Molecule: transfer RNA
Organism: Myxococcales bacterium
């Protein structure tokens, strides 16, 4: 150095171009219990970074950053 792939709550995952961006585990308040631990009920919490096409971008493009493979 070329080529593909991937980057979303703390973690791991989802999301035909029309969001209030979903779920699990965690975390935080409560209830149950003598108490833990289990279970329940509620909160909080994220689109890697800048342009572009669109009436509207997590999502399509383009370039940056970081990451894996795979060819040299």
């Nucleotide at each position: 150095g070329c080529u593909u792939c991937c980057g979303u709550c703390g973690u791991c995952u989802a999301g035909c171009g029309g969001c209030a961006a979903a779920g699990a585990c965690g975390c935080c308040g409560g209830g149950c219990u003598u108490u833990c631990a289990a279970u329940c009920c509620g909160g909080a919490g994220a689109u890697g970074g800048g342009a572009g096409u669109u009436c509207g971008a997590u999502u399509c493009u383009c370039c940056c950053c970081g990451g894996a493979a795979g060819c040299a």